[in-house]
RNA sequence: ACGAGCGUAGUUUAAGGGUAGAAUUGCGGUCUCCAACACCGCCUGUGGGAGUUCGAAUCUCUCCGCUCGUGCCA
Numbered sequence: 001a002c003g004a005g006c007g008u009a010g011u012u013u014a015a016g017g018g019u020a021g022a023a024u025u026g027c028g029g030u031c032u033c034c035a036a037c038a039c040c041g042c043c044u045g046u047g048g049g050a051g052u053u054c055g056a057a058u059c060u061c062u063c064c065g066c067u068c069g070u071g072c073c074a
Base pairs, nucleotide, nucleotide: 001070002069003068004067005066006065007064010024011023012022013021018054026042027041028040029039030038047063048062049061050060051059
C1' cells in the first nucleotide's frame, strides 16, 4: 500500500428496518449472630460523522480503532 473481517453496558452476548434485551461484575435492600448462598431492585450501551427512510444497532458513504492475509521499501 492492497484485500477481508470486526466495533452494542466494566466484561460476555442477543435483537426480520419498528424505536435496544439478557447474563455477569459493581452498588443497595431482604434474609443471616456475621458472612456466603438465595431472592428483589438500581446504575451503565449501539466507535465518530454524513446519507437513504415515516423510522437505522441493522442499508449506503466516509473517518477512527482492532484483527487476519498479501505485497513493497529499509
The prediction has a mean pLDDT of 80. The RNA shown here (transfer RNA) has 74 nucleotides and comes from a Cytophagales bacterium. It matches the Rfam family "tRNA". Rfam classes the family as a transfer RNA. The sequence was found in a public genome assembly.